A computed fold for a 342-nucleotide RNA from a Gaiellaceae bacterium, annotated as Bacterial RNase P class A. It is recorded under the gene name rnpB. Rfam family: Bacterial RNase P class A. Its family is annotated with tRNA processing, dimeric ribonuclease P complex and ribonuclease P activity in the Gene Ontology. Rfam's curators write: Ribonuclease P (RNase P) is a ubiquitous endoribonuclease, found in archaea, bacteria and eukarya as well as chloroplasts and mitochondria. Its best characterised activity is the generation of mature 5'-ends of tRNAs by cleaving the 5'-leader elements of precursor-tRNAs. Cellular RNase Ps are ribonucleoproteins.

[in-house]
RNA sequence: GGUGCAGGCCGGGUGACCGCGGGCGGCCCUGUCGGCUUCGGCCGGCGCGCCGCUCGAGGAAAGUCCGGACACCACAGGGCAGGACGCUCGGGAGACCGAGGCGGCGAAAGCCGACGGAAAGUGGAACAGAAAGCAGACCGCCGGCCCGGGCAACCGGGUCGGUAAGGGUGAAACGGUGGGGUAAGAGCCCACCAGCGUCCGUGGUGACACGGGCGGCUCGCCAAACCCCGUCCGGUGCAAGGUGAAGCAGGCUCCGCUGACGCGGCCCGCCGAGGAGCCGGGUACACCGCCAAGAGAGAUGGUCACCCUCGACAGAAUCCGGCUUACAGGCCUGCUACGGAA
Numbered sequence: 001g002g003u004g005c006a007g008g009c010c011g012g013g014u015g016a017c018c019g020c021g022g023g024c025g026g027c028c029c030u031g032u033c034g035g036c037u038u039c040g041g042c043c044g045g046c047g048c049g050c051c052g053c054u055c056g057a058g059g060a061a062a063g064u065c066c067g068g069a070c071a072c073c074a075c076a077g078g079g080c081a082g083g084a085c086g087c088u089c090g091g092g093a094g095a096c097c098g099a100g101g102c103g104g105c106g107a108a109a110g111c112c113g114a115c116g117g118a119a120a121g122u123g124g125a126a127c128a129g130a131a132a133g134c135a136g137a138c139c140g141c142c143g144g145c146c147c148g149g150g151c152a153a154c155c156g157g158g159u160c161g162g163u164a165a166g167g168g169u170g171a172a173a174c175g176g177u178g179g180g181g182u183a184a185g186a187g188c189c190c191a192c193c194a195g196c197g198u199c200c201g202u203g204g205u206g207a208c209a210c211g212g213g214c215g216g217c218u219c220g221c222c223a224a225a226c227c228c229c230g231u232c233c234g235g236u237g238c239a240a241g242g243u244g245a246a247g248c249a250g251g252c253u254c255c256g257c258u259g260a261c262g263c264g265g266c267c268c269g270c271c272g273a274g275g276a277g278c279c280g281g282g283u284a285c286a287c288c289g290c291c292a293a294g295a296g297a298g299a300u301g302g303u304c305a306c307c308c309u310c311g312a313c314a315g316a317a318u319c320c321g322g323c324u325u326a327c328a329g330g331c332c333u334g335c336u337a338c339g340g341a342a
Base pairs, nucleotide, nucleotide: 001338004335005334006333007332008331009330010329012307013306014305015304016303017302018301020056021055022054023053024052025051026050027049031046032045033044034043035042036041058313062324063323065322066321067320068319069318070237071236072235073234077268078267079266080265082233083232084231085230086229087100088099089098090097091096101115102113103112104111105110116228117227121226122225123222124221138167139166140163141162142161143160144159145158146157147156148155149154175193176192177191178190179189180188194218195217196215197214198213199212200211201210202209203208241288242287243286244285250279251278252277253276254275255274262270263269308311
């Protein structure tokens, strides 16, 4: 120089003018309330008034996916059902983060993986193929019998069996290579290799890794299919909920101390007097929760000038953490392949 990879950051800038919302301070000419008044005004307070100062969206404010704070459900118990998660260690939890393990991809930097169990059970797999999961005889190979041909060796056909070595189909056909064995074959037997299970040793907190012995054990895939195993989990969400003010009118039916309502859907258990439905009547205001943006679900902007790389996705509503998704363009750092120079 530059291929690629990883991480972090920015998200037009400056100025002038105008406008919107919040807070603080000041003022009372105008507005409004109260008091006094000789009725001309005077005094005090207030703000939807005026002036000044100050603050005013984002990296995702979004999706609301996972948690937490907070609030209520009287106390917050057990089981079932249900849900979430699923290699290890740590971070309170986690589908997140850090460090590792294992598997896959890449030449490397590095990237990707819901990554427990398919040797409990149920179930699924298009097309092709004879057969697709306690395998399977289509061709081939081998044997018996029958028929035909031939002097015979043998050849052809049929039939009954054996056979998974060979062919063919397939993403996948029940370990691989070699030898023995056999009528032909086959882990049927043997050697080596691969895998699995089991036992032991060493290292590691652990996942796991390495090494050795034994067993012919050879068992395919799918669990973000049901399921099994392990760990964890009460419900509802700020329209939660609380305070104040105002207003109103009750009626009917049903359930309930043989326990209603409630405590999570069910059961047990707890509690202990009201509860449910329909019709009718009243209210729908203020404040807190609630914020150095912050309400009222309504503000956070516009115009002009100059400059540049010509500006994307997008707008808070109780707060906080994580994830995901959208995004014009730009900057910085580290690493890697390659080339060049010293």
Notes
Lineage of the source: Bacteria > Bacillati > Thermoleophilia > Gaiellales > Gaiellaceae.